Background
This is a predicted structure of an 81-nucleotide RNA (c-di-GMP-I riboswitch aptamer) from Methylophaga sp. The sequence was found by an Rfam model in a public genome assembly.
[in-house]
């Protein structure tokens, strides 16, 4: 003094609600309340997967949303044992 795993202790992140704007939509963006939960609930639409619109009876396509759906990639993480 660096990594990895455990636990601890303070922190952090925030779901549902309600307003109000954005978008044809799915959905978001800001307040507020509040804590469903997360350990990377940071970021990345790259591959599945849901969802919307074109567009309907199904199939298939294309452009979209969804990182708090998986998986992968990328950065980080404070105190004590």
């Nucleotide at each position: 003094u660096a990594c990895u795993u455990a636990a601890u202790u303070a922190g952090c992140c925030a779901a549902c609600c309600u307003u109000g704007g954005u978008g044809u939509g799915a959905a978001u963006c800001a307040a507020g309340c509040a804590a469903c939960g997360g350990a990377a609930a940071g970021c990345u639409a790259c591959a599945g997967a849901u969802c919307u619109u074109u567009a309907u009876a199904a199939a298939c396509a294309a452009a979209g949303a969804u990182g708090g759906c998986u998986g992968a990639g990328c950065u980080g993480a404070a105190u004590u044992u």